[in-house]
């Protein structure tokens, strides 16, 4: 320099005809206990890496940029 892949909650990751943003774990509160752990219930927490385009509507399709991984040199 060229090709491919990844980027979504604090962390690990789902999310396929384009229309509801989610799970596990962690955190907070309550119940349970003499107290803790476990268990149960509720809750908070997201500019879906950034910008632009297409569309009535974009995590999803197209283009560019950034970071990381990988292959070829």
């Nucleotide at each position: 320099g060229g090709g491919a892949g990844u980027a979504u909650a604090g962390c690990u990751c789902a999310g396929u005809u384009g229309g509801g943003a989610g799970a596990g774990u962690g955190c907070u509160u309550g119940c349970u206990u003499c107290g803790c752990a476990u268990g149960c219930a509720a809750g908070a927490g997201g500019u879906c890496a950034g910008g632009g385009g297409u569309u009535c509507a974009a995590c999803u399709c197209c283009c560019c940029u950034u970071a990381c991984u990988u292959c070829c040199a």
A computed fold for a 73-nucleotide RNA from an Oscillospiraceae bacterium, annotated as transfer RNA. Taxonomically the source falls in Oscillospiraceae (Bacteria, Bacillati, Bacillota, Eubacteriales). The sequence was found in a public genome assembly. It matches the Rfam family "tRNA". Rfam describes the family as follows. Transfer RNA (tRNA) molecules are approximately 80 nucleotides in length. Rfam classes the family as a transfer RNA. The coordinates come from a structure-prediction model, not an experiment, and the mean pLDDT is 82.